[in-house]
The prediction has a mean pLDDT of 81. Transfer RNA from a Methanosarcinales archaeon, 76 nucleotides, folded computationally. The source organism's lineage runs through Archaea, Methanobacteriati, Methanobacteriota, Methanomicrobia and Methanosarcinales. Rfam family: tRNA. It was read from a public genome assembly.
RNA sequence: GUUCACGUAGCUCCAAUGGUAGAGCACCGGAUUCCAAAUCCGGGUGCUGUAGGUUCGAGUCCUACCGUGUUCGCCA
Numbered sequence: 001g002u003u004c005a006c007g008u009a010g011c012u013c014c015a016a017u018g019g020u021a022g023a024g025c026a027c028c029g030g031a032u033u034c035c036a037a038a039u040c041c042g043g044g045u046g047c048u049g050u051a052g053g054u055u056c057g058a059g060u061c062c063u064a065c066c067g068u069g070u071u072c073g074c075c076a
Stems, first nucleotide, its partner, number of pairs: 001072001004069004010025004019056001027043005049065005
């Protein structure tokens, strides 16, 4: 370089046909406790890898690029 797959919250992952993003754990604040843990209450904390395109509307479709893995190949 080539083939294919993947990229969404701090981590692991959801999100029929395109209809405006959520769960568990973690984390933060509070209650409780002498203190802490546990428990309970409250809080998504996100430019859906980047940039464009299509569309009334894109996490989802199209293009290029970036990153990770993979396949084949080249050099040595």